This is a predicted structure of a 92-nucleotide RNA (Glycine riboswitch aptamer) from Peribacillus saganii. The prediction has a mean pLDDT of 80.
[in-house]
Order: sequence, then structure tokens, then C1' cells
RNA sequence: AUGAAGGCAGGGGGAGAGACUGCGUAAUAGCAGCGCCGAAGGAGCAAGCCGUAAUGGGCGAAUCUCUCAGGCAAAAGAACUCUUGCUGGACG
Repeated sequence: AUGAAGGCAGGGGGAGAGACUGCGUAAUAGCAGCGCCGAAGGAGCAAGCCGUAAUGGGCGAAUCUCUCAGGCAAAAGAACUCUUGCUGGACG
């Protein structure tokens, strides 16, 4: 001197579902009720692998499933993705 994966930060893009009803409010927020959404987070599992004489057991992914949390005009947030910088140090 090459500078992978990963991590952090900034910027861009980024779906879904009632501006529902009542109270309340300038309007949101808030409280209650019913109905919904999945892409913050969280939880669950297949194949397979480990183990056992065998069964039990353990590990085991997600954009799948659940809907605890969160969300259902806008704003904010948002998995994921692009880019910039820093870090990192695989490979050579």
C1' cells in the first nucleotide's frame, strides 16, 4: 500500500390501516367504545444440525405468523434500500 463483512453518524427514497362514535378541545392531545394495520421493538416456528439405544431435549431465519408494544388525516416514526463520512481489518 488492497480495504470485505460488521458497527456508528448525516442525507434521500420508504407501505399499510377509522380525520370512526361519544365526552373533551380553538385544533390536536387526552378518556371511553367498537373496527382495523405490520415494515420500530418484541414473541413463535420449518428444514437442518447436535445429542440419545430410542423418546424426551438443545440450537435453529424471515418481509412468514402473533399483535404485547406501536400505528390507523398531516407531522413524527418506519423494516428495507441508496449515498457520504468515520470506524473496522477479512482477503491479498